[in-house]
RNA sequence: UUCCGUUUCGUUUAAUGGCAGGACAGCGGUCUUUGAAGCCGAGAAUGGAAGUUCGAUUCUUCCAACGGAAA
Numbered sequence: 001u002u003c004c005g006u007u008u009c010g011u012u013u014a015a016u017g018g019c020a021g022g023a024c025a026g027c028g029g030u031c032u033u034u035g036a037a038g039c040c041g042a043g044a045a046u047g048g049a050a051g052u053u054c055g056a057u058u059c060u061u062c063c064a065a066c067g068g069a070a071a
Stems, first nucleotide, its partner, number of pairs: 001070007010024004018054001027041004047063005
């Protein structure tokens, strides 16, 4: 320099263009003499900017970060 891939709650992992979900952690409650475990509940995310579409995590373009291949 060229090409390819990845980016989703704090972490991890789903979602065939149609309600962004689960697990763990943290928080609140319950239980307990106390704590742990268990049970219940609430909160929390689509890397950024545009485009297509009635509708975008999903398709297109550019940018950013990370990883890989070639020279």